């Protein structure tokens, strides 16, 4: 040079044939308490990028980045 793998909130992981993108921890706010933790409720925050295909793309198909690996 070349092949295979992968990129999802801050983190960490799911969505197995295309149909509302979820859990868990951590954040933020209440409730409770003299205060603080714990515990309960309630919010915020996400598909690496660009282009295609579809009525609908995290998924499919190309191209860029970027990480791992293994061939020279």
């Nucleotide at each position: 040079a070349g092949a295979u793998a992968g990129u999802u909130g801050g983190u960490g992981u799911a969505a197995c044939a295309g149909g509302c993108a979820g859990c868990a921890c951590g954040c933020u706010g209440g409730u409770c308490u003299c205060c603080a933790a714990a515990a309960c409720c309630a919010g915020a925050g996400g598909u690496a990028u660009g282009a295609g295909u579809u009525c609908a793309a995290a998924c499919c198909u190309u191209a860029u980045a970027c990480u791992a690996u293994c061939u020279g």
The RNA shown here (transfer RNA) has 72 nucleotides and comes from a Lachnospiraceae bacterium. Rfam family: tRNA. Rfam classes the family as a transfer RNA. The coordinates come from a structure-prediction model, not an experiment, and the mean pLDDT is 82.